The RNA shown here (SAM riboswitch aptamer (S box leader)) has 129 nucleotides and comes from a Phycisphaeraceae bacterium. It was read from a public genome assembly, where an Rfam model found it. The coordinates come from a structure-prediction model, not an experiment, and the mean pLDDT is 81. Taxonomically the source falls in Phycisphaeraceae (Bacteria, Pseudomonadati, Phycisphaerae, Phycisphaerales).
[in-house]
RNA sequence: CACUUAUCAAGAGUGGUCGAGGGUCAGGGCCCUGUGAAGCCACCGCAACCGCCCGAACGAAAGUUCGAGGAAAUGGUGCGAAAUCCCUCCCGGAAAGUUCGCCGCAGAACUAGACGGGGAAGAUAAGCU
Repeated sequence: CACUUAUCAAGAGUGGUCGAGGGUCAGGGCCCUGUGAAGCCACCGCAACCGCCCGAACGAAAGUUCGAGGAAAUGGUGCGAAAUCCCUCCCGGAAAGUUCGCCGCAGAACUAGACGGGGAAGAUAAGCU
């Protein structure tokens, strides 16, 4: 790098340094930023994927598997603007408008696209490699 699985509308910042970008493919939006971006350093915090504890099953045992269990969280990661900031692909689709038809009966087509659902891609973790 690739592959598998899970989660992604919640939560959490100050100071120093530096000096112009940043919001994690690309494009289009929108937003943040000299009232100091990104990066780096220090400390602080959030969370609960792995590890830890508890319970169940299997096992001679070591251990393995399962649990929307645990304010337990020193350790390994991660994270601390905006829903993964929004959209791009597929499905459904409100308001509104235009044209045609009808006035015995009934509507039809087009534009539009709020909003909802599903994918794809991305990020993080664990496994695998």